[in-house]
Context: one part of a larger RNA
RNA sequence: CUGGGCGUAAAGGGUGUCUAGGCGGCCAUAUUAGUCUUCUGUUAAAUCUCCAGGCCUAACCUGGGGGCUGCAGGAGAAACGGUAUGGCUCGAGGGCGCGAGAGGUGCACGGAACUCAUGGUGGAGGGGUGAAAUCCGUUGAUAUCAUGGGGAACACCAAAGGCGAAGGCAGUGCACUGGUGCGUUCCUGACGCUGACACACGAAAGCCAGGGUAGCGAACGGGAUUAGAUACCCCGGUAGUCCUGGCCCUAAACGCUGCUCGCUCGCUACACGGAGUAUCGACCCUCUGUGUGGCUAAGCUAACGCGGUAAGCGAGCCGCCUGGGUAGUACGAGCGCAAGCUUAAAACUC
Numbered sequence: 001c002u003g004g005g006c007g008u009a010a011a012g013g014g015u016g017u018c019u020a021g022g023c024g025g026c027c028a029u030a031u032u033a034g035u036c037u038u039c040u041g042u043u044a045a046a047u048c049u050c051c052a053g054g055c056c057u058a059a060c061c062u063g064g065g066g067g068c069u070g071c072a073g074g075a076g077a078a079a080c081g082g083u084a085u086g087g088c089u090c091g092a093g094g095g096c097g098c099g100a101g102a103g104g105u106g107c108a109c110g111g112a113a114c115u116c117a118u119g120g121u122g123g124a125g126g127g128g129u130g131a132a133a134u135c136c137g138u139u140g141a142u143a144u145c146a147u148g149g150g151g152a153a154c155a156c157c158a159a160a161g162g163c164g165a166a167g168g169c170a171g172u173g174c175a176c177u178g179g180u181g182c183g184u185u186c187c188u189g190a191c192g193c194u195g196a197c198a199c200a201c202g203a204a205a206g207c208c209a210g211g212g213u214a215g216c217g218a219a220c221g222g223g224a225u226u227a228g229a230u231a232c233c234c235c236g237g238u239a240g241u242c243c244u245g246g247c248c249c250u251a252a253a254c255g256c257u258g259c260u261c262g263c264u265c266g267c268u269a270c271a272c273g274g275a276g277u278a279u280c281g282a283c284c285c286u287c288u289g290u291g292u293g294g295c296u297a298a299g300c301u302a303a304c305g306c307g308g309u310a311a312g313c314g315a316g317c318c319g320c321c322u323g324g325g326u327a328g329u330a331c332g333a334g335c336g337c338a339a340g341c342u343u344a345a346a347a348c349u350c
Stems, first nucleotide, its partner, number of pairs: 004321003007304002012318001014201004021194003025088008034080001035077008048066007091191001092188003095184005103177007110154001114150008125136002162169002206247006215241002220236004258317006266295011299306002323350003332343004
């Protein structure tokens, strides 16, 4: 190199955009360094193969023919591929019309709860647990009412629901803004797919600087439990959780299932569109597009299961796997303030 694979056995990159590269719709014409046919030369011998022969046979050996693979040159073919030119519209993109949505960013606003402060009522407990205690309370707690302050999160709606490339996104309004569905008698005319590298995004925790801090709460202190209790339970509580700016770049980043395209019985639910029948009209109903779920035919699968959202049948491109441990470690390198991350072995051992 060839081979077999990647839902759960080892194996899909966390996600997107894009460069090189690989791959590429329909028709016509021309051409031909790919491709195919043929001829010539060359491709040492041995090896391979066929025939014949020599050792008693075989291995082995000898002779002859053929083959092998590549290269060079000549002639020819034009289906496929390439190249060039012209054309096409079904792929792709755009216009127009109509949408749905917690998609993103910023600003403003709202109510419930919580907590704090002040004042009123009140007068002995409260809190907490399996039971307790630490703890709070006559300097008046808990409870209750009023006023004011503060921070964080948005009950119901809410769904097997929606949106987003993924991470993720939920009170209300406004501004700016991305993607996307359906319809279309419109436009461009293959402009496409994938995508090493690169770039961007990337939960939580963590880091730096400044702010903020109601509740919760690693660490820590105390009370219990226990043989012990560096825990589970209880009382406190710092970092953090929140905001702004800058880093970190990981995850059970999961559908443990890469992206794109085509093909392949059905039933059903939901979401968002369109058309039709009917109707005064709106529903209902029928058909249809997109998305999200459930059950299945064929088929696939080691089984479980998957089954038009494929793990079925095919095509293109990328990533990855190759027994377990050592080890996602050492070393080297790059990145990072650090924590560490990325890349990534071997000896030895079973």
A computed fold for a 350-nucleotide part of an RNA from a bacterium, annotated as small-subunit ribosomal RNA, central domain. Rfam family: Bacterial small subunit ribosomal RNA. Gene Ontology terms of the family: ribosome and structural constituent of ribosome.